[in-house]
C1' cells in the first nucleotide's frame, strides 16, 4: 500500500431477511432467610433527566439511502490476520 474480518451497556455477548438494541451469563444494588455470613431465592440494573408517571439519547467516529440501519452505502479512527514491497 492491497485484500479480509472487526469495535454493542461494568464483563462475556444476543439482536433469522432492514422492523420495539441490549435477549441469556457474569458482575452490581435492595429485599427475604439467617445469630451472622455464604448459598439459595426474589426484584431493579445501557445513559441522561425526573419525586414518579413519563421524556430524550445510545451499537467506534463523521456523511448518506429508507417510512424504518447495529445490519446497507460512502469516508475516516482503531484492533486482529493474510499478501506485497523493502534493505
Nucleotide at each position: 500500500g492491497c485484500c479480509c474480518g472487526g469495535a454493542u451497556g461494568g464483563u462475556g455477548a444476543a439482536a433469522u431477511c432492514g422492523g420495539c438494541a441490549a435477549a441469556c451469563a457474569c458482575g452490581a444494588u435492595a429485599g427475604a432467610c439467617u445469630c451472622a455470613a455464604a448459598a439459595u431465592c426474589u426484584a431493579u440494573u445501557g445513559c441522561c433527566c425526573g419525586a414518579a408517571a413519563g421524556g430524550g439519547c445510545u451499537u467506534g467516529c463523521g456523511g448518506g439511502u429508507u417510512c424504518g440501519a447495529g445490519u446497507c452505502c460512502c469516508g475516516c479512527u482503531c484492533c486482529g490476520g493474510g499478501c506485497a514491497c523493502c534493505a